Background
RNAcentral holds the full RNA, with entries from ENA. Small-subunit ribosomal RNA, central domain from uncultured Bordetella sp., 349 nucleotides, folded computationally. The source organism's lineage runs through Bacteria, Pseudomonadati, Pseudomonadota, Betaproteobacteria and Bordetella.
Context: one part of a larger RNA
RNA sequence: CUGGGCGUAAAGCGCGCGUAGGUGGCUUGAUAAGCCGGUUGGCGAAAGCCCGGGCUCAACCUGGGAACGGCAUCCGGAACUGUCAGGCUAGAGUGCAGGAGAGGAAGGUAGAAUUCCCGGUGUAGCGGUGAAAUGCGUAAAGAUCGGGAGGAAUACCAGUGGCGAAGGCGGCCUUCUGGACUGACACUGACACUGAGGUGCGAAAGCGUGGGUAGCAAACAGGAUUAGAUACCUGUGCAAUUACCGCCAUCGCGCGAUAUAAACUAGCCGUUGGGAGCCUCGAGUUCUUAGUGGCGCAGUUAACGCGAUAAGUCGACCGCCUGAAGUACGGCCGCAAGUUCAAAAACUC
Numbered sequence: 001c002u003g004g005g006c007g008u009a010a011a012g013c014g015c016g017c018g019u020a021g022g023u024g025g026c027u028u029g030a031u032a033a034g035c036c037g038g039u040u041g042g043c044g045a046a047a048g049c050c051c052g053g054g055c056u057c058a059a060c061c062u063g064g065g066a067a068c069g070g071c072a073u074c075c076g077g078a079a080c081u082g083u084c085a086g087g088c089u090a091g092a093g094u095g096c097a098g099g100a101g102a103g104g105a106a107g108g109u110a111g112a113a114u115u116c117c118c119g120g121u122g123u124a125g126c127g128g129u130g131a132a133a134u135g136c137g138u139a140a141a142g143a144u145c146g147g148g149a150g151g152a153a154u155a156c157c158a159g160u161g162g163c164g165a166a167g168g169c170g171g172c173c174u175u176c177u178g179g180a181c182u183g184a185c186a187c188u189g190a191c192a193c194u195g196a197g198g199u200g201c202g203a204a205a206g207c208g209u210g211g212g213u214a215g216c217a218a219a220c221a222g223g224a225u226u227a228g229a230u231a232c233c234u235g236u237g238c239a240a241u242u243a244c245c246g247c248c249a250u251c252g253c254g255c256g257a258u259a260u261a262a263a264c265u266a267g268c269c270g271u272u273g274g275g276a277g278c279c280u281c282g283a284g285u286u287c288u289u290a291g292u293g294g295c296g297c298a299g300u301u302a303a304c305g306c307g308a309u310a311a312g313u314c315g316a317c318c319g320c321c322u323g324a325a326g327u328a329c330g331g332c333c334g335c336a337a338g339u340u341c342a343a344a345a346a347c348u349c
Stems, first nucleotide, its partner, number of pairs: 004321003007304002012318001014201004021194003025088007033081002035077004040072002043069001049065006091191001092188004096183003103177007110154001115149007125136002162169002206247003211242001215241001222234002260316001263313002267295012279282001299306002323347001331340001333338001
């Protein structure tokens, strides 16, 4: 000097991209900054250590010696890290050929259903509840048939199925467009990983302008229930829910309560997308690869559990944690609602 942790106890940023920084594959040569060995110098005194001496001993005092491991110097070394020059292909990427997908954006379009309007048939109820009532209906409702309008959402298929970084994405068609996967070759030749700041995306609700508004429905008011009923039940119903543009930047459970990328470590069973082999050619079987599930060995864990999709074994890098407290003051952002960052202290343990 270093030291513990982050699935559930406090603790993984909501998620990407990426700057600085940190870290970085195999190999040859050079160099010698780091690194290693040695030389010389220097390292006050005191203390400490070793060998002695003095106070009756000791503490204490005192003589001598050795030592200090950092600095400077020069001489060497060259494994590792760095730097420079060259080479390589296992990381990364590009090309080619494929098939899968609710990935994204825009435009179009279809059928079922609800509601409303018009018309026909038809007559006294309908609706609703635990039971009712408010409500609707002889100005013809409800039921049923035909026609029309409009908005929103896409039954079945549908699946611990798929896609996406996350939020999330579901009728069908077209256009534009991102990513992943597989195969055999060719090419580039470390171009990589992470990522403080930064920047973009980011459910729902909410906000701004003018649209749209079928159903549903915070608020409000009505009927019930009740001791009361600012509720549960019920008849209505504005905003919202929808589309464009622009804000907001949150979520206790933005969750896998599990950061990202890589390597290694028994097995068994399913499932999705590719690719191979085999035969008895099938709704077959075996292998492989990328996902996604269920068990389980070793290991791990306080336990629960996790267990190749690790919470196992390792190394890289970022974030975060320890009452008061994500609070106060202050700053940034925002139209506001408010957010956020940076973030305390007294006090207490």